[in-house]
Formats: sequence, structure tokens, C1' cells
RNA sequence: UUACGAAAAAGGCAAACCUGACGAAAGUCAGGGGCGCAAAGUAACCGGUCUAACAGAGCUUGCCUCUUACGACAGCGGGACUGCCAAU
Repeated sequence: UUACGAAAAAGGCAAACCUGACGAAAGUCAGGGGCGCAAAGUAACCGGUCUAACAGAGCUUGCCUCUUACGACAGCGGGACUGCCAAU
């Protein structure tokens, strides 16, 4: 230094839920809160999942049904970049 993630050490992040705000929603942000995480750091390249406002189609014309991301998820997986410690 690299792989690996055992042992510690220093720390870090923060699920569900609650409150407030944004958003059509999925979801996001802030505060509280900790389920857990060796990348649960960054970032939508690939797959996947979620929502369906706009748009299109349908008819039983309804705040209806179906299709669809330009939306979202990195704590779904793969790949990419960066990072603490350091047994083997």
C1' cells in the first nucleotide's frame, strides 16, 4: 500500500415513530428518537422498486380505470469515486 473485517480504540451515521415545513404523490428537509449500519460517506451509470402530477387511451363520465417519469429511493442490488483502524 492492497485485499480482508477478526480484535479493540477514536469516532461517525441514524430505522420505525412523533412534531413542523415542502411536494400531486412517492418522498425530502429540520428537531426529537435509535432499528440497525465497516462505508447506512458521495453520486442515479446499470438493473430493480415506489409515486403518477402533466400527457395519452378507455368507459360505467367518476376526486373513475389503465399506460407512462421529466419525479423519487444510495438503509434494494451491481458498478464508480473517496474514507478511520489495522489481526491475517

This is a predicted structure of an 88-nucleotide RNA (c-di-GMP-I riboswitch aptamer) from a Pseudomonadota bacterium. It was read from a public genome assembly, where an Rfam model found it. Its Rfam family is "c-di-GMP-I riboswitch aptamer". Rfam links the family to the GO term cyclic-di-GMP binding. Its mean pLDDT, the model's own confidence on a scale to 100, is 88. The source organism's lineage runs through Bacteria, Pseudomonadati and Pseudomonadota.